[in-house]
Overview: This is a predicted structure of a 73-nucleotide RNA (transfer RNA) from a bacterium. Rfam family: tRNA. From the family's description: Transfer RNA (tRNA) molecules are approximately 80 nucleotides in length. Model confidence (mean pLDDT): 82 of 100. It was read from a public genome assembly.

């Protein structure tokens, strides 16, 4: 120097056929305990890597670049 893959919430990971983005865990509150923890209940989280193009509508289709990881060389 060429392939392929992957990138969404602090942390792992969903998100169909393009139609207003989710779980777990995490942190905080409170209930419970002498006190933590455990339960159990509420709240708390994203410009979905960048930039562009298609679209009435893009996390999702297309171009390009960045950044990880594999392969070849």
């Nucleotide at each position: 120097g060429g392939g392929c893959a992957u990138g969404u919430a602090g942390c792992u990971c969903a998100g169909u056929u393009g139609g207003u983005a989710g779980a777990g865990c995490g942190a905080u509150u409170g209930u419970c305990u002498u006190a933590u923890a455990c339960a159990c209940a509420a709240u708390u989280g994203g410009u979905c890597c960048c930039a562009g193009g298609u679209u009435c509508g893009a996390g999702u289709c297309c171009u390009g670049g960045c950044a990880u990881g594999c392969c070849c060389a």